[in-house]
Molecule: c-di-GMP-I riboswitch aptamer
Organism: Pseudomonadota bacterium
RNA sequence: CGCCUCCAGAGCCAAACCAGGGGUAACCCUGGGACGGAAAGCCACGGGUCCAUUUUUUCUUUAUGAUAAAAUGGAUAGCCGGGUUACCUGU
Numbered sequence: 001c002g003c004c005u006c007c008a009g010a011g012c013c014a015a016a017c018c019a020g021g022g023g024u025a026a027c028c029c030u031g032g033g034a035c036g037g038a039a040a041g042c043c044a045c046g047g048g049u050c051c052a053u054u055u056u057u058u059c060u061u062u063a064u065g066a067u068a069a070a071a072u073g074g075a076u077a078g079c080c081g082g083g084u085u086a087c088c089u090g091u
C1' cells in the first nucleotide's frame, strides 16, 4: 500500500418502546432503553417507500368522501444500489 473470511481483545453505534421538546405531516432532536449493526460513519446521485400542497382522472353515498396519476417541496443513509472516508485482527 492492496485485500479483508473466521477467532480473540478493546472500544463504537443504537430498533421497538417510554419521557420531554420541534414539525401541518412523513419524521427529527435530547435522555432512558437494546432489536440489531463491521461502515447502523458521511453524501439524497439512481431506484423504492412515506408525508404535505396543488392540479387532473374515475366512483357514488355529493362529502372537510374514496380512488388513480402528475407537478412542486420535504422525510428516510437502520429499504436497495452508488460515491467517499476509516479502527482492530488476519494475509
Stems, first nucleotide, its partner, number of pairs: 002091002012037002017032006035078001041084003045081003048076009058066002060063001